[in-house]
RNA sequence: CUCAUCAAGAGCAGCAGAGGGACAGGCCCGAUGAAGCUGCGGCAACCAUUGAUUGAUUCAAAACGGUGCCAAUUCCUUUAGGCAUAGACCUAUAAGAUGAG
Numbered sequence: 001c002u003c004a005u006c007a008a009g010a011g012c013a014g015c016a017g018a019g020g021g022a023c024a025g026g027c028c029c030g031a032u033g034a035a036g037c038u039g040c041g042g043c044a045a046c047c048a049u050u051g052a053u054u055g056a057u058u059c060a061a062a063a064c065g066g067u068g069c070c071a072a073u074u075c076c077u078u079u080a081g082g083c084a085u086a087g088a089c090c091u092a093u094a095a096g097a098u099g100a101g
Stems, first nucleotide, its partner, number of pairs: 001101006011040005019029003024077003041070003046066002049061004074095001079092004083087001
């Protein structure tokens, strides 16, 4: 840089000791213990695997392997448009995250 996905899902213990939720604003989480590290566990199914299938591909299975994830929709937000209801609204999108190339 390109493509796909982001409303679901899943946490305990030990060490440690004040931060964390990307940035900024808000609003939250946190001494009934934040970040980080370790152990064990779990979720999901992107890659890989297996079976079927196609013009492209798509569907299904399983969860040994490579990642990822386990407060709150990606916690909310930008921009454009929509509305008998003005919203934790809808559609697209910016930014971000993850995977594959």
Molecule: SAM riboswitch aptamer (S box leader)
Organism: uncultured Selenomonas sp.